The prediction has a mean pLDDT of 80.
This is a predicted structure of a 134-nucleotide RNA (FMN riboswitch aptamer (RFN element)) from Neobacillus bataviensis LMG 21833.
RNA sequence: AAAGUCCUUCGGGGUCGGGUGAAAGUCCCAAUCGACGGUGAUGAAGAAAUUCUAAGCCCGUGAGCCUUUUCAUAAAGGCAGGAUUUGGUGUGAAUCCAAAGCCGACAGUAUAGUCUGGAUGGGAGAAGGACGUA
Numbered sequence: 001a002a003a004g005u006c007c008u009u010c011g012g013g014g015u016c017g018g019g020u021g022a023a024a025g026u027c028c029c030a031a032u033c034g035a036c037g038g039u040g041a042u043g044a045a046g047a048a049a050u051u052c053u054a055a056g057c058c059c060g061u062g063a064g065c066c067u068u069u070u071c072a073u074a075a076a077g078g079c080a081g082g083a084u085u086u087g088g089u090g091u092g093a094a095u096c097c098a099a100a101g102c103c104g105a106c107a108g109u110a111u112a113g114u115c116u117g118g119a120u121g122g123g124a125g126a127a128g129g130a131c132g133u134a
Stems, first nucleotide, its partner, number of pairs: 004131007017029003031114002033104002035061004043052003056102002064079006084100005106117003
């Protein structure tokens, strides 16, 4: 150096306009948004090695609730919660190109991804530092 432990900081976006109605950012038309890690036939840099970059709906993670343990912090376990096709290129497409679709916790309220609330919270994780060992 690496592992490990600890600390600090950072860590989510979104209803233009219209219809109905007593009342809707909740219904209807329409608009609009896309967290984190992985993968990756994209793109960029380089002579190369390689580096950076690329998925809401491919594989996972996080938010809510419950149980057990604990004085407490917290830890462990469990439950709930979502979505993609067609065409093109090609040896090969779940990621490229084109088109058309689809999805979005809980509580409140005229039925909510977008409003309000739990939340000045939590958080997948990211960056940096210290300790530490050889």